[in-house]
Context: one part of a larger RNA
RNA sequence: CUGGGCGUAAAGGGUGUGUAGGCGGUUAAUUAAGCGAGAUGUGAAAGCCCGAGGCUCAACCUCGGAAUUGCAUCUCGAACUGGUUAACUUGAGUCCGUGAGAGGGGGGUAGAAUUCCUGGUGUAGAGGUGAAAUCGUUGAUAUCAGGAGGAAUACCGGUGGCGAAGGCGGCCCCCUGGUACGGUACUGACGCUGAGGCACGAAAGCGUGGGGAGCAAACAGGAUUAGAUACCCUGGUAGUCCACGCCGUAAACGAUGAAUGCUAGGUGCAUGGUUAUUACCUACUGUGUGCCAAAGUUAACGCAUUAAGCAUUCCGCCUGGGGAGUACGGUCGCAAGAUUAAAACUC
Repeated sequence: CUGGGCGUAAAGGGUGUGUAGGCGGUUAAUUAAGCGAGAUGUGAAAGCCCGAGGCUCAACCUCGGAAUUGCAUCUCGAACUGGUUAACUUGAGUCCGUGAGAGGGGGGUAGAAUUCCUGGUGUAGAGGUGAAAUCGUUGAUAUCAGGAGGAAUACCGGUGGCGAAGGCGGCCCCCUGGUACGGUACUGACGCUGAGGCACGAAAGCGUGGGGAGCAAACAGGAUUAGAUACCCUGGUAGUCCACGCCGUAAACGAUGAAUGCUAGGUGCAUGGUUAUUACCUACUGUGUGCCAAAGUUAACGCAUUAAGCAUUCCGCCUGGGGAGUACGGUCGCAAGAUUAAAACUC
């Protein structure tokens, strides 16, 4: 190199958007670049292979042939790929009507609870644990009233919904994205994938300025213990929250890239549509989301129309364990670090 693979053995990029590139629906005509056929030229000799011949044989040598799968030019062919032209509607998109939704951004607002403050009632406990201690007669805990402030939204709530992923949950308003179904009016292949690029990207962390109720790394104290830099308890600062700017990583998981087509069924849930009387049921038909299971597949477990089945296209990635996702160098970052990524050596 030809390969074989990627749910769990090594291996799917965290997710999208999209450039180059790769690939690409139906019909007709044309072209002849790819493709196929033929011819001509060339493809040195030696060698290899075949057939003869010469050294007594052989090795060796001589002669002839074949081969040299290639390249160039010319002629012909037109199924397929490509190019050009014309057309089509199934892919894709637009339009009209309807629908569901914690999709996103901003503003406002509500009630419960915790904590704190003020005042009242009231008195000896309270709190916590395996057992204790730190609190309280300068009046705690409990209870009532008033006030402040921050954060989160019980029930509904659901292998329910929405989003590309991360993720999204009180209520109301404004702005806004996607999506499903029905109609089949319009465009007419406008498509798929996507190296780079760009954008988004939990938590923690960083910068500046706010905020700070609860919780709580660090830290302090009390316990436990042989010790206890822990587990338990009492406190408690960063942080958690907001605005703006960074970081760019996760078991970023379905450990399963995206798209398209095909291949038995059964049964739930969510949300559209159709038919019939419309009052539900039932039946049919979409989309999404679960469970079970046939063929098939798999090393097995399992997967099974939401495939890990049968195929095609494009991208990413793997190639024994350790050394190591490390060193060096580059790029990015305020830093933390991220990303790209070896070798010696060793088993």